RNA sequence: AACUGGAACCGGGAAGAGACCCACAUCACAAACGGGCACCGAAGGGGCAAGUCCAGGACUGGCAGGUCCGGACGAAACUCUCAGGUAAAAGGACCCUGUUCCAGGC
Repeated sequence: AACUGGAACCGGGAAGAGACCCACAUCACAAACGGGCACCGAAGGGGCAAGUCCAGGACUGGCAGGUCCGGACGAAACUCUCAGGUAAAAGGACCCUGUUCCAGGC
């Protein structure tokens, strides 16, 4: 150096679910605020399985240890639906090319 891993950025791709009803209020439509019902999961956020640990409690054992209870750590595209979203636009996990930085690599 090629290359590998991580982070950031430009560009491209990227699903789901009511342009719902009332009111605001308008020439008319949408958004925001207020009220109501129904849905989605892929911004973000919450939850936990195996497993590991415990100078904790109980039982067992000669010891090491084992069993049960309790506690801590513990993943996701699973799950919750707080947030966000349910025409378009915007956003969007994740994927790809490229660029930069960090680490490894001789």